A computed fold for a 78-nucleotide RNA from a Planctomycetota bacterium, annotated as transfer RNA. Rfam family: tRNA. By type it is a transfer RNA. Model confidence (mean pLDDT): 80 of 100. Lineage of the source: Bacteria > Pseudomonadati > Planctomycetota.
């Protein structure tokens, strides 16, 4: 350099294929109940520029283009 995969909550991920109501799950965190206290248990709370920019569209996490970052494969050089 070429090709491919990935980027969504603090962490691990789903949703993307096939656009459509208010963006989700588990864990963590926080608040409350309970307890002498802690743990456990129970109840409640999403805290997010869906990597960035642009395009298409009535409507974009989802489709298209470019860019950035990470990972893998591969070629070249040495």
């Nucleotide at each position: 350099g070429g090709c491919g995969g990935c980027g969504u909550a603090g962490c691990u991920c789903a949703g993307c294929c096939c656009g459509g109501u208010u963006a989700g799950a588990g864990c963590a965190a926080c608040g409350g109940c309970u307890u002498c206290a802690u743990a456990a248990g129970c109840c409640g709370u999403g805290u997010g520029u869906c990597a960035u920019c642009g395009g298409u569209u009535c409507a974009a996490a989802u489709c298209c283009g470019a860019u950035c970052g990470c990972c893998g494969c591969u070629a070249c050089c040495a």